[in-house]
Model confidence (mean pLDDT): 83 of 100. This is a predicted structure of a 1517-nucleotide RNA (small-subunit ribosomal RNA) from an uncultured Planctomycetaceae bacterium. It matches the Rfam family "Bacterial small subunit ribosomal RNA". Its family is annotated with structural constituent of ribosome and ribosome in the Gene Ontology.
RNA sequence: AGAGUUUGAUCCUGGCUCAGAACGAACGCUGGCGGCGUGGAUCAGGCAUGCAAGUCGAGCGAGAAAGUCCCGCAAGGGGCGAGUAAAGCGGCAAAAGGGGUAGUAAUACAUAGAUAACGUACCCUUCCGACCCGGAUAACACCUGGAAACGGGUGCUAAUACGGAAUACGCUGGCAGGGGCAAAGUCCCUGCCAGGAAAAGCGGGGGACCUUCGGGCCUCACGCGGAAGGAGCGGUCUAUGGCGUGUUAGCUAGUUGGCGGGGUAUGGCCCACCAAGGCGAAGAUGCGUCGGGGACCUUAGCGGGUGACCCCCACCACCGGGACUGGGACACUGCCCGGACACCUACGGGUGGCUGCAGUCGAGAAUCUUCCGCAAUGGACGAAAGUCUGACGGAGCGACGCCGCGUGAGGGAUGAAGGCCUUCGGGUUGUAAACCUCUGUCGAGCGUUAUGAAUAAUUGCGGGUUAACAGUCCGCGAGAUGACAUAAGCGCUGGAGGAAGCCACGGCUAAAUAUGUGCCAGCAGCCGCGGUAAUACAUAUGUGGCGAGCGUUGUUCGGAAUUACUGGGCAUGAAGCGUCUGUAGGCGGUCGCGCAAGUCGAGUGUGAAAUCCCCCAGCUUACCUGGGGAAGUGCAUUUGAUACUGCGUGGCUGGAGUCCCUGAGGGGGAAGUGGAAUUCCAGGUGUAGCGGUGAAAUGCGUAGAUAUCUGGGAGAAGGCCGAAGGCGAAGGCAGCUUCCUGGUGGGUGACUGACGCUGAGAAGACGAAAGCUAGGGGAUCGAACGGGAUUAGAUACCCCGGUAGUCCUAGCUGUAAACGGUGAGCACUUGGUGGUGGAGGCUGCUGAAGCCUUCGCUGCUGUAGCUAAUGCGUUAAGUGCUCCGCCUGGGUAGUACGAUCGCAAGGUUGAAACUCAAAGGAAUUGACGGGGGCUCACACAAGCGGUGGAGCAUGUUGCUUAAUUCGAAGCAACGCGAAGAACCUUACCUGGGCUUGAACUGCAGGGAUUAGCUUUUCGAAAGAGAAGUAACGCCGCAAGGUGGAACCUGUAGAGGUGUUGCAUGGCUGUCGUCAGCUCGUGCUGUGAGGUGUCAGGUUAAGUCCUUUAACGAGCGGAACCCUUGCCCUUAUUUACCAUCGGGUCAUGCCGGGAACUAUAAGGGGACUGCCGGUGUCAAACCGGAGGAAGGUGGGGACGACGUCAAGUCAUCAUGGCCCUUAUGUCCAGGGCUGCAAACGUGCUACAAUGGCGGCGACAAAGUGUUGCUAAGUCGCGAGAUGGAGCCAAUCACCAAAAGCCGCCCCAGUUCAGAUUGCAGGCUGAAACCCGCCUGCAUGAAGCCGGAAUCGCUAGUAAUCGUGGGUCAGCUACACCACGGUGAAUACGUUCCUGAGCCUUGUACACACCGCCCGUCAAGCCACGAAAGUCGGGGGCACCCGAAGUCGCUGAUGCCAACCGUAAGGGGGCAGGCGCCCACGGUGAAACCGAUGAUUGGGACUAAGUCGUAACAAGGUA
Repeated sequence: AGAGUUUGAUCCUGGCUCAGAACGAACGCUGGCGGCGUGGAUCAGGCAUGCAAGUCGAGCGAGAAAGUCCCGCAAGGGGCGAGUAAAGCGGCAAAAGGGGUAGUAAUACAUAGAUAACGUACCCUUCCGACCCGGAUAACACCUGGAAACGGGUGCUAAUACGGAAUACGCUGGCAGGGGCAAAGUCCCUGCCAGGAAAAGCGGGGGACCUUCGGGCCUCACGCGGAAGGAGCGGUCUAUGGCGUGUUAGCUAGUUGGCGGGGUAUGGCCCACCAAGGCGAAGAUGCGUCGGGGACCUUAGCGGGUGACCCCCACCACCGGGACUGGGACACUGCCCGGACACCUACGGGUGGCUGCAGUCGAGAAUCUUCCGCAAUGGACGAAAGUCUGACGGAGCGACGCCGCGUGAGGGAUGAAGGCCUUCGGGUUGUAAACCUCUGUCGAGCGUUAUGAAUAAUUGCGGGUUAACAGUCCGCGAGAUGACAUAAGCGCUGGAGGAAGCCACGGCUAAAUAUGUGCCAGCAGCCGCGGUAAUACAUAUGUGGCGAGCGUUGUUCGGAAUUACUGGGCAUGAAGCGUCUGUAGGCGGUCGCGCAAGUCGAGUGUGAAAUCCCCCAGCUUACCUGGGGAAGUGCAUUUGAUACUGCGUGGCUGGAGUCCCUGAGGGGGAAGUGGAAUUCCAGGUGUAGCGGUGAAAUGCGUAGAUAUCUGGGAGAAGGCCGAAGGCGAAGGCAGCUUCCUGGUGGGUGACUGACGCUGAGAAGACGAAAGCUAGGGGAUCGAACGGGAUUAGAUACCCCGGUAGUCCUAGCUGUAAACGGUGAGCACUUGGUGGUGGAGGCUGCUGAAGCCUUCGCUGCUGUAGCUAAUGCGUUAAGUGCUCCGCCUGGGUAGUACGAUCGCAAGGUUGAAACUCAAAGGAAUUGACGGGGGCUCACACAAGCGGUGGAGCAUGUUGCUUAAUUCGAAGCAACGCGAAGAACCUUACCUGGGCUUGAACUGCAGGGAUUAGCUUUUCGAAAGAGAAGUAACGCCGCAAGGUGGAACCUGUAGAGGUGUUGCAUGGCUGUCGUCAGCUCGUGCUGUGAGGUGUCAGGUUAAGUCCUUUAACGAGCGGAACCCUUGCCCUUAUUUACCAUCGGGUCAUGCCGGGAACUAUAAGGGGACUGCCGGUGUCAAACCGGAGGAAGGUGGGGACGACGUCAAGUCAUCAUGGCCCUUAUGUCCAGGGCUGCAAACGUGCUACAAUGGCGGCGACAAAGUGUUGCUAAGUCGCGAGAUGGAGCCAAUCACCAAAAGCCGCCCCAGUUCAGAUUGCAGGCUGAAACCCGCCUGCAUGAAGCCGGAAUCGCUAGUAAUCGUGGGUCAGCUACACCACGGUGAAUACGUUCCUGAGCCUUGUACACACCGCCCGUCAAGCCACGAAAGUCGGGGGCACCCGAAGUCGCUGAUGCCAACCGUAAGGGGGCAGGCGCCCACGGUGAAACCGAUGAUUGGGACUAAGUCGUAACAAGGUA
């Protein structure tokens, strides 16, 4: 720091997703040790049990028992226990500590202040005081009620308990005077008056003196009262700050203020009266949610999120209310009342409150021990010892987190075995292991030693106090005490021994192979994998990452500049309100002066500690902890500065405005008025049609239309001018005239003096069309509707009609692609050229016109700049400023609910659930278009001949079959693979056989019996079996040994026309012999790309030329090659024969020749070279000459980049898969030839341009020894016989045919020849299935072929025959070649088909056989509505009124303190009444939530239905 994902590719916009860090976590797999932390986040749900707040005998009175000792026979008594325990009175504490976050949006918290409006027990300092008296009461005893809890009565008693009086200040209150502050008010000083206190306490010690012998008295410590001060801790008030929602906009009656009073310190805190205020878009009120902060997580930072642990504050204590006590509470383990719940009960009544520590149940994904100790730290009480302390210190459990350590180290290659992969060579696991040499952490066992412990009591010494050596205080010494702890540290023993997993490996993202699976099973964070070769599933091996952990899930921040303060946008991507006026608000020209609010500087205070950061230090290190510093960006206050902003004040005139002069205009409103057209009415002329369309029909018309003429009526709209022109804020505005009226331009001077700009909200205004209400009007046009067409349908497009409406008046609606898709204002920033309205000037005789300058408005082009690009460009989308509006992925949806406006239609405001990974903008390359332009092609047209009809041949489909083997499928499958299916071929079927096999190779073993050969049995053959015979090399005399081939057995492996042409190579088809397809460098564009290759000409051609940011080049085109056409040279046999000679019936037959022809080798020739014209001075084209040939002379071979997953695994090759006594292989027979039907390609015909007969001329190119076969002979013929010649310019096939002559005379024929019968021939082991040929006989359909369709542009079509390959033969009419005869037509490119180039549109890119919309049907999901039903919180009104404070009362009940001798008084208590009020009840509304038959639309879901709305002119833009 980025990355993936929209596209064929690109740039942009934009969302989604990932990599990081973190957590009080949970889950899965795994798990050695230690340290430090941390652990009920959910039900503030309920709780068994134990503990968590007591202490003081040095405040007070009283005071056991067990036990033990003694006395006693016993009963009993006494001592110790013990002034102890347990209680009581009294004091202090219990308001702290500990827990939780329910409530609370402000009565809270944070920060800074105020208190002149206050409090304060314990602690500290200072001063003063502490005098005189009194009456009770608990405990206790006795009686008594109750199950208990708990009481009642009588009697006795004490105090540091309670009461009275005295005295008193600097205290409190009042008054007077003086002074200060900060207004109200209040403070200080002085004086006077009045008022207010306590415990003669308790303890220690003590010389003198006194004594009732207790003590007084002295002294010390503690304690008590008053006053002042301090410290710390509180109360109250103020300002500022920190959540959501406006689909909550108004709220408020003690409410706001005043005066008076009450209360506890201010205050409506409370009360009486008076006034009518107070709060609110800077968000009141309501609703929802929530403890706040220090801080924590994240981030570069700003921010965003969080509020566990630790610290501060607040609040709560079963739920609700209340007060009491007290310095402090409205009190967690106090009290009273109401309620729910739970427990006890003798049923009468009682008791309880873990949100303290442990623990339990419940719910939950989920959170621990009913532990030890007061040793330390801290707290309460105490003089102290000490007691209490679930605060705290520790231990336990949990990998929950962070940190540290270990699971060994070194050596060790035959690179062991095994695993996995393999191209079979090897590679990898891998120095890894084994093995050797070591070490000794952690764990285990044994032993041993520190720290946490000191300022205790007590005591020694010194000092202070004191009359004192006592006591007490201070300092220095001695001095007991350890929960943790079987811990930590150290030492020893022993031995590599006890200690590694998890996730990932397609890209992002580090790391790949094999096997299995076969859109299945599964994976997945996003993109996406899986349909037989999956690096993506599963497993294995290997690798990568982290490591006692690793992954997953959840949440937060980051990346995300994706809410943009830092730091975004709005022409087309989401986004400018339809327009204007204008309120609040925001912003605001220029020159002075003043102030100092903003702003800036300096100082001070504060910003708790902890945390973060830096430095240092302590634990072996780290985490952790301690010390110091920095920081805490803040707030307050003091002081200073005055440029800028602000405020006040005084000026100015460049902004703004007013007056004057002069313009242009469909600006607006009202009234009037004219012509053309349309239609209607009346009349005339006139006759059969009119009208309408692609074509028609409906419609109108003989009752007289249309057409035409005359006259009249009606309503609406405004031709020409007219324009890219004018005006208006926008909507919008058009005949002419008049009246009323708004805005605005130009010019010159004068005046006012910042008066300005924008504009939330809305109290505002305007606002096309359609629509609504009421009343008119109604010619035209014309939703709806009717009819006619079109169509598969046609609720449309087209046609004929036609109502509302269209028009006017008055009102409503308030929306549009209300668009420049561009808010308003001001300023600045190169130009060119138009239109329009003014002003000034020059030229001009006036005018017109022209030119120059200038101010407005309105266009085009374009510089810089901007933009993703397109484009914008002084009329900005440039550069700045000000203000407003709006946007934040697509869909759901401008929908629902709510509110509001409207007569309604509907408008405004405006979500969510759910769902997708895109949706989009601009541009690029293609492809496509029922878009355009140019051009070409037997593409059409013009012609000639065919096919489609018939018969037959052949191929295909289909059907059939045991099998009818397989492939080929629009063009580009179908006389195709097949250039030869009777057997073979042959792959198919049936049947019979073989099993290392028909053919190949290696290894091992056997091996002379076998193989081979001969004979033979079974058999259809293959094959199986039998008999006989029996070979070779080497060594060796021989016997024999050994070896190899064959053969046999075994094994590795052969074999497969089995599968996949969608795993492939090779070959081929096709577009297409179309002219295209590309590259290098340069240039250009952010880029994909473009340019070149476009344009103008030209060509068969991207052929060439010119221009040109292109210049060159490559593959194609052309040329080179073959053939053919002319000439020349050379050569001369087998070809040739002109001349000479010879010969024959005849023939180049012979001599000979080398002329000609021919043959076959080499040359020449044609290049737009020449002439004329056209053309850009070009390329080139047209015409001409010459020439055998003329513009590529004709023909062939040759096929660019690529397309069709085109064809072929059955030519061949080949990966994977499959078969292995069979899917291999051999054999016989059958089939590939089957036939209802259909199609393709052909042949032969339908006849006279013919048929038949006769005569008989002229080719070319081929082929031939398993061959071609002559002459001759036989046969009607096929053929037979025969065998000359020829391995070929020599011989043979070989006859060319169409031709010419004659007959036939238009007929199913003297056409046509299918079919069938008979008789033959040939090939071949073999012609039944299933060959060809011949003769005779038979003589079918067919008389030129519907829709449709094919070929051909010249030696072509047409027609005629000839040859060859394959091959024994043949189904050949096919295919491949050859020559003979030999046309017609092409005006031309509108149309059909195909192609090329340019251009245009596109929502297509699998590319139009594309994409895609809506209803319906099915499944599933969430949401809205709904008669209602159920629940919740809050408010309002009324009723009830516990406890309790307060007020009144308290004559009648009760009472110790004072007065009084007593009666009684004073005072108090109980009681009664009242206000307030919790719980509860009733009622009417509003709000929120759940649910609801049914209903509505929406989202989603490979292959459902109907159409085809959109994207091309999408076929009606």